Context: one part of a larger RNA
RNA sequence: UUGGGCGUAAAGGGUGUGUAGGUGGUAAUGUUAGUCUCUCGUUAAAGACUCGGGCUCAACCUGAGGAAUGCGGGGGAAACGGCAUAACUAGAGGAUGUGAGGGGUCUAUGGAACUCAUGGUGUAGGGGUGAAAUCCGUUGAUAUCAUGGGGAACACCGAAAGCGAAGGCAGUAGACUGGCACAUUCCUGACACUGAGACACGAAAGCGUGGGUAGCGAAUGGGAUUAGAUACCCCAGUAGUCCACGCCCUAAACGAUGAUUGUUGGUUUUUCGGAGUAUCGACCCUCUGAGAGGCGAAGCUAACGCGUUAAACAAUCCGCCUGGGUAGUACGGCCGCAAGGCUAAAACUA
Numbered sequence: 001u002u003g004g005g006c007g008u009a010a011a012g013g014g015u016g017u018g019u020a021g022g023u024g025g026u027a028a029u030g031u032u033a034g035u036c037u038c039u040c041g042u043u044a045a046a047g048a049c050u051c052g053g054g055c056u057c058a059a060c061c062u063g064a065g066g067a068a069u070g071c072g073g074g075g076g077a078a079a080c081g082g083c084a085u086a087a088c089u090a091g092a093g094g095a096u097g098u099g100a101g102g103g104g105u106c107u108a109u110g111g112a113a114c115u116c117a118u119g120g121u122g123u124a125g126g127g128g129u130g131a132a133a134u135c136c137g138u139u140g141a142u143a144u145c146a147u148g149g150g151g152a153a154c155a156c157c158g159a160a161a162g163c164g165a166a167g168g169c170a171g172u173a174g175a176c177u178g179g180c181a182c183a184u185u186c187c188u189g190a191c192a193c194u195g196a197g198a199c200a201c202g203a204a205a206g207c208g209u210g211g212g213u214a215g216c217g218a219a220u221g222g223g224a225u226u227a228g229a230u231a232c233c234c235c236a237g238u239a240g241u242c243c244a245c246g247c248c249c250u251a252a253a254c255g256a257u258g259a260u261u262g263u264u265g266g267u268u269u270u271u272c273g274g275a276g277u278a279u280c281g282a283c284c285c286u287c288u289g290a291g292a293g294g295c296g297a298a299g300c301u302a303a304c305g306c307g308u309u310a311a312a313c314a315a316u317c318c319g320c321c322u323g324g325g326u327a328g329u330a331c332g333g334c335c336g337c338a339a340g341g342c343u344a345a346a347a348c349u350a
Stems, first nucleotide, its partner, number of pairs: 004321003007304002012318001014201004021194003025088002028085005034080001035077008049065006091191001092188003095184005103177007110154001114150008125136002162169002206247006215241002220236004258317006266295011299306002324349002332343004
């Protein structure tokens, strides 16, 4: 390499949109550089194979025959594939009517808590811990009441629930806006699937500029603990956490499980639709579509487990793996303000 694999052993790209490419529904007609078949030429000899012959046998030498493979010319076939033409509606999309939702962006606004300031009441403690101390307090703290300011997060509802491609998304209201499901079966007529590059998005931390800063809190200071304590505990506290704009592009970015399509027993819970039944109506009950969970037939799996939301049975396309360390490192290249990211070895070693 052929192959075999990728939930946990090495291995699914963090996620999407989509270019090239690869693959592609039903039936018909025509054509045929793929495909199949016949024939001719060529594919040197030797070698290999089969049947003989010669050295006493064999190796060795030698005669004859047949094949294989590739390429080229000619004749034929039309199932599959390609191409062309004109069709179809089961895929896909559109239309109409409903529906659910923390999907996104912006603006406004609410209450609880916290903290600060001012004023009132009030007096000696408060705070903190395993125990303490640093710390705050007679310039009146803690506690309590009132008024005002500020920033951040949204208790209950709340759920194994919902939405989103993923990251993620939660007080309330409004504006703008994306996707999805169901019903009708009205329209288009294969317009589809996947997707190397490319482009877009991408938690937290971090970076740049300008704001903001209540609480929390890397660093740092102090108090303890300890043999020491650059920690765990306590008192403070800067960056940060928040906002706007611009970068960074990584995560156990996880379902550690790529996307799409089809096939294959059930049972139970739940979300959102539809139909029937029932009813004054809402429930209930039956069926049906799209999701989200539990348990499990068959089957699969090394086992654990998975099991119509497959890790079952098949198909198409992409990504990735090939013993450990060295190493996701060096060098080079590209990107970045930097931090660093992406791509990615070898010597050597056991």

This is a predicted structure of a 350-nucleotide part of an RNA (small-subunit ribosomal RNA, central domain) from a Candidatus Kaiserbacteria bacterium. Its Rfam family is "Bacterial small subunit ribosomal RNA". Taxonomically the source falls in Candidatus Kaiseribacteriota (Bacteria, Bacteria candidate phyla). Model confidence (mean pLDDT): 87 of 100.